[in-house]
Context: one part of a larger RNA
Formats: sequence, structure tokens, C1' cells
RNA sequence: CUGGGCGUAAAGGGUGCGUAGGCGGUUUUUCAAGUUGCAAGUGUAAUACCUAGGGCUCAACCCAGGUGCUGCUUGCAAAACUGUUGAACUUGAGUGCAAGAGAGGAGAGCGGAAUUUCUGGUGUAGCGGUGGAAUGCGUAGAUAUCAGGAGGAACAUCAGUGGCGAAGGCGGCUCUCUGGCUUGUAACUGACGCUGAGGCACGAAAGUGUGGGGAGCAAACAGGAUUAGAUACCCUGGUAGUCCACACCGUAAACGAUGGAUACUAGAUGUGGGAGGUAUCGAUUCCUUCCGUGUCGCAGUUAACACAAUAAGUAUCCCGCCUGGGGAGUACGGCCGCAAGGUUGAAACUC
Repeated sequence: CUGGGCGUAAAGGGUGCGUAGGCGGUUUUUCAAGUUGCAAGUGUAAUACCUAGGGCUCAACCCAGGUGCUGCUUGCAAAACUGUUGAACUUGAGUGCAAGAGAGGAGAGCGGAAUUUCUGGUGUAGCGGUGGAAUGCGUAGAUAUCAGGAGGAACAUCAGUGGCGAAGGCGGCUCUCUGGCUUGUAACUGACGCUGAGGCACGAAAGUGUGGGGAGCAAACAGGAUUAGAUACCCUGGUAGUCCACACCGUAAACGAUGGAUACUAGAUGUGGGAGGUAUCGAUUCCUUCCGUGUCGCAGUUAACACAAUAAGUAUCCCGCCUGGGGAGUACGGCCGCAAGGUUGAAACUC
């Protein structure tokens, strides 16, 4: 390079937006770049292949003839397909209008339960903790209980294989600002689309910088136990951190271990949000339909497990990635970072 692949065997980028590029709906017109046909030129020589041709006594070898050199150039022609040009269309895409659901995001304010702590009251000898203990706290009055104050963090029940978000993720209540989605309608635009190398943005936890904050929890650390030992598991304490603001970091089993888009392909049954219809006074139930989210299951697929309209089925387009195990996601170099480190990413050697 060509293939074959990527749920679990190696392999889907953490996620989005989007540049170049690649690919692209229906009807018609033009051109003729691709495409197709014909013709001419060229495609040298040698090599290749063919010869019941020739020459060395044969052969190798040499010579001759033929085929071929799948290509390129020029001209003429065709116009289906791709492309180009012009015109048009509405089903893709978008806008409008009318409704709807939601822990989607940002900021501000507020609330109650609980833990801790402080002050005061009641009250007296224990409390706490464990498998059992001890360290620890307590007659300077603890634990328990009542009242009041302070402060920080998180929001029980509702709560649901429920909802929202591109992913990470999002859960007390109210207000302000704000993104997306769904349904119905078919008024408007008229292919405006899909994907997306680079690029840009977002990105849990931990970690970093500066300044705050610090109730609970808790790496490190200290002590008590356990044990042969115990740098652990258990217990008593406890600092970074966890929280806030701003700025970095850019990684995760960032998982559905399953890239995105479009179309098609039996059913059954839950659940969330709409729309329409039938019956009904109505509640409500039933039917149809759209969007999401689950379970089961046919065809088909699969090495099997399993997947099965939310495909791992049938197809098309675009991107990313894989190519035996170890060495190694290491070394070196580049780029990024304050650092920690990240990203790109080998080879020798070995099996």
C1' cells in the first nucleotide's frame, strides 16, 4: 500500500462547535472536465511471449518475423451518470405561529432537620469505644436533658432501569437572566445539508497558585490495640484537602468498554412528555400517532456470550483507531504546564 477489522480477543478520539477536504434531495437547460466510442501519432533499442523460421554439428547463445507494451498526446463524436452553468421545486434543513415538560446553565436571596462548639439551667459518676479492650473525655462536674447563641457543609421524605444536558454532570425553596428539546400547524426561505484532518471551546475526582473559609469527614502524622512482626485492617485523635472567588492542570473502568448522520427491516409489554379520535353528563377507559426511556422476542447477525427499530441486522457517506506478547505508553526529541505531569511516541533485545 492493498485487505480484514474495532461490545467482551489488538482497535471508537472524553465531549461538542467548526475550517480545509470528502460526500450529498427532486425536475429541466447548457457546457463537455471526468466518462464512453472512433481515428491518427507516439509507446525507441534491448528484455518478455509466440514461430514445424534462420545461423554456430545440438543447446545455451545470436539473428529475423509476429504479438504485446494495458500508457500518453491530438482530433472527431455521444450526453446516460458525476461535474459545470442557468431556471424551478419542496419532501431534507432552517424560520414563523400556537402549546408543553424538565435536578439544563449562571447569579442573588431565603428555609428547616442534623452534627460540632459556646453560654446558662437540671443532674451525678461515669461516658465513649470494641470481637474483647485500651489510648481518649469526666468531680476544675463530663455523658444525658432543657433553653439560647455561633458557624460551616449537605439538602431526608417526594424519588421512579423517572427527568434534563454534547459529554463531564445536574436534586431544599423563591426570584432574575439564559441555552436546548418535544408536539401541533404548514405561513415563510428554498438544499441553505451530513461528516469533519488541523483548530477552538467544554471537561469528574485528585493535584497546583493567590486570597478567604473551616462544622463534619479525613490522605499524611501521633497514640491505643491485634500480631511472630503489623510502616495495615479495628479504635481515639488529627493536618493538608474537601467549601468559596479567581487562575492553572486536561486526565479516569471519561463505559453502553458500542464514533456521527440518513434510510429500511415481525411483534409483545412497562414507563415519561405531547397531539388527535371514539364512547361517556363527567371522571375515566379504549384506539391511532410523534418524541424519549426500559424489558422480552422473530428474521438476520455473532467464535460464543449475546445484539435484535435506542442493532452488534440490511445499505450509503464522513472521521478516529488496530495489525503477535514483553520491552513500553518507557527512552529520546518536539509541543504544553508553576510543578505534578500531560501529549506525540520508538528501537535494541527477548519469547